[in-house]
This is a predicted structure of a 74-nucleotide RNA (transfer RNA) from Aquilaria sinensis. The RNAcentral record of the sequence draws on ENA. The same sequence occurs in records of 10 taxa. It matches the Rfam family "tRNA". By type it is a transfer RNA.

RNA sequence: CGCGGGAUAGAGCAGUCUGGUAGCUCGCAAGGCUCAUAACCUUGAGGUCAGGGGUUCAAAUCCCCUUCCCGCAC
Numbered sequence: 001c002g003c004g005g006g007a008u009a010g011a012g013c014a015g016u017c018u019g020g021u022a023g024c025u026c027g028c029a030a031g032g033c034u035c036a037u038a039a040c041c042u043u044g045a046g047g048u049c050a051g052g053g054g055u056u057c058a059a060a061u062c063c064c065c066u067u068c069c070c071g072c073a074c
Stems, first nucleotide, its partner, number of pairs: 002072006010026004020057001028044005050066005
C1' cells in the first nucleotide's frame, strides 16, 4: 500500500439497513420517602452524532474526502 470493523451525553452502548422529536443503563443535580444514610420513586441538567463537503423540504442515517482507534492479510 490492500481489506474489514469502529468514532453518538462523564462511562458503556442502541438508533444507520428502511432519511422525519437524538434515546437506554449507570453516573451527576434537585425533590419525595426515612430519625438518618443506602435502597426505592419523581423530575432535571448534560450531545458541534470524529472533522469537512455534497444530495434533499429535511441527514447520526445516503454519497465523496480526511483524521483517529481496533483487527485481517502482506